[in-house]
Molecule: c-di-GMP-I riboswitch aptamer
Organism: Deltaproteobacteria bacterium
RNA sequence: CUUUGCUCAGAGCAAUCCCUUGGAAACGAGGUGAGCGCAGAGCCACGAAACUAAAUCCUUAAAAAGAGGUAUGUUAGUCGAGCCGCCAAA
Numbered sequence: 001c002u003u004u005g006c007u008c009a010g011a012g013c014a015a016u017c018c019c020u021u022g023g024a025a026a027c028g029a030g031g032u033g034a035g036c037g038c039a040g041a042g043c044c045a046c047g048a049a050a051c052u053a054a055a056u057c058c059u060u061a062a063a064a065a066g067a068g069g070u071a072u073g074u075u076a077g078u079c080g081a082g083c084c085g086c087c088a089a090a
Base pairs, nucleotide, nucleotide: 002090003089004088005087012038013037017033018031019030020029021028022027036077042083043082046080047079048078049075050074051073055070056069057068
């Protein structure tokens, strides 16, 4: 340096539930215990995918309600690209 994660060491993260809080929602932040799981469950919304629909479009003579479309919102614990890294083995 490359490949791999069978083995070793020291660590790390935290699904879900509960409380507080931000948000229209999806979802996020903080706390406590617990620990589904993770060898990149570290960073990053660039591509795909999924979720949501405040706003907007459509619908209406108009308005409300309802239905439908749309990301500019969200997910890095969906996949890929990119960036930076621990240990061990070969």